Source information: Transfer RNA from an Alphaproteobacteria bacterium, 75 nucleotides, folded computationally. NCBI's taxonomy places the organism under Bacteria, Pseudomonadati, Pseudomonadota, Alphaproteobacteria. It was read from a public genome assembly. Rfam family: tRNA. Rfam classes the family as a transfer RNA. Rfam describes the family as follows. Transfer RNA (tRNA) molecules are approximately 80 nucleotides in length.
RNA sequence: CGGGGAGUAGCGCAGCCUGGUUAGCGCGCUUGCUUAGGGAGCAAGAGGUCGGCAGUUCAAAUCUGCUCUUCCCGA
Repeated sequence: CGGGGAGUAGCGCAGCCUGGUUAGCGCGCUUGCUUAGGGAGCAAGAGGUCGGCAGUUCAAAUCUGCUCUUCCCGA
């Protein structure tokens, strides 16, 4: 320098191809119940504006361009 993958909650991921209801799952976290206490179990809850900027569109996590970080391959 060229090609490709990944980036979404504290952690691990799905959703993207084919745009449309309020962005979801597991673990974790908080509160309550239960227990002598803890764990387990049960119930409820908080936490995101989807790596960044711009564009297209009535509408973008999703499509387009540029860019940042990281991984792989090639030179």